Guanidine-I riboswitch aptamer from Marinobacter daqiaonensis, 110 nucleotides, folded computationally. Rfam family: Guanidine-I riboswitch aptamer. Gene Ontology term of the family: regulation of gene expression. Taxonomically the source falls in Marinobacter (Bacteria, Pseudomonadati, Pseudomonadota, Pseudomonadales).

RNA sequence: CAAUAGGUCAACUAGGGUUCCGGCCCGCUGCUCCACCGAGCGCGGGUGACUGGUCCGAGAGUUGACGACCUUUUUCCAAGGUUACACGGCGGGACAAAAGCCCGGGAGGA
Numbered sequence: 001c002a003a004u005a006g007g008u009c010a011a012c013u014a015g016g017g018u019u020c021c022g023g024c025c026c027g028c029u030g031c032u033c034c035a036c037c038g039a040g041c042g043c044g045g046g047u048g049a050c051u052g053g054u055c056c057g058a059g060a061g062u063u064g065a066c067g068a069c070c071u072u073u074u075u076c077c078a079a080g081g082u083u084a085c086a087c088g089g090c091g092g093g094a095c096a097a098a099a100g101c102c103c104g105g106g107a108g109g110a
Stems, first nucleotide, its partner, number of pairs: 007066006015056002020053002022050001023047006030041004067083005085105001087108001091103003
C1' cells in the first nucleotide's frame, strides 16, 4: 500500500419527525339542547417550539435466536468456548416527514 473478513434476523431503547389517531386553535348558510349567551356532536382548515398512541429507528446501544469458527468424542448425539476492536464530518437520499435510518466500519482522523 492492497485484498479479505469483522455474519443474519427479531424484540427493545437512545433518537426522530407528522401519514393516520388524539390534543389545542379557528371557521360552518350542518344537527341537537337553549329565551339569550353559549354547550355538545358533525364537517373543513391550521398547528409537532402539542406531553401522547400508530409510524421510522442505531456498524460504533441493549437483549435474544440462528449462523460461523475452535475444543472434547471410536462414531453418532450432545456439551463447552469464541464471535474482539471501533473517533468520525459536510453533503445527499427515501418514506407523510425527519433522524444516531441509507450513502457509511464512507471522506477524514488517531